Record summary: SAM riboswitch aptamer (S box leader) from a soil metagenome, 106 nucleotides, folded computationally. The prediction has a mean pLDDT of 85. The RNAcentral record of the sequence draws on MGnify. Its Rfam family is "SAM riboswitch aptamer (S box leader)". A reference for the family is Grundy and Henkin (1998), "The S box regulon: a new global transcription termination control system for methionine and cysteine biosynthesis genes in gram-positive bacteria", Mol Microbiol. From the family's description: The SAM riboswitch is found upstream of a number of genes which code for proteins involved in methionine or cysteine biosynthesis in Gram-positive bacteria.
[in-house]
RNA sequence: UCUUAUCCAGAGGGGUGGAGGGACCGGCCCUGUGAAACCCCGGCAACUCGCUGGCAUCGUUCGCCAGCAGGGUGCCAAUUCCGGCAGAAUCUUCUGGAAGAUGAGA
Numbered sequence: 001u002c003u004u005a006u007c008c009a010g011a012g013g014g015g016u017g018g019a020g021g022g023a024c025c026g027g028c029c030c031u032g033u034g035a036a037a038c039c040c041c042g043g044c045a046a047c048u049c050g051c052u053g054g055c056a057u058c059g060u061u062c063g064c065c066a067g068c069a070g071g072g073u074g075c076c077a078a079u080u081c082c083g084g085c086a087g088a089a090u091c092u093u094c095u096g097g098a099a100g101a102u103g104a105g106a
Base pairs, nucleotide, nucleotide: 001106002105003104004103005102006101007100012041013040014039015038016037020030021029022028024084025083026082027081042076043075044074047072048071049070050068051067052066053065054064055063080099085096086095087094088093
């Protein structure tokens, strides 16, 4: 960089640190009752590997479904915090998209 799936659920304490953070822009928030970052411990989830059971099959592989949570990631304020572009409805909603994030593959 490309392909593809998901993104209204869920889950925080401590230490170091010392002013920023929520991708970008606008809004609105979080933050000296301590931001980012790093470390330790804990947790959430079930993408993937693995394992178990089931379906299917003559049987195996593949596939599909359910479960476990050991490995690899990811995540633990607010729907991806809301909007940004387009359409419908018509003054506030809905649908789709873009952008972004994460996994898996190339």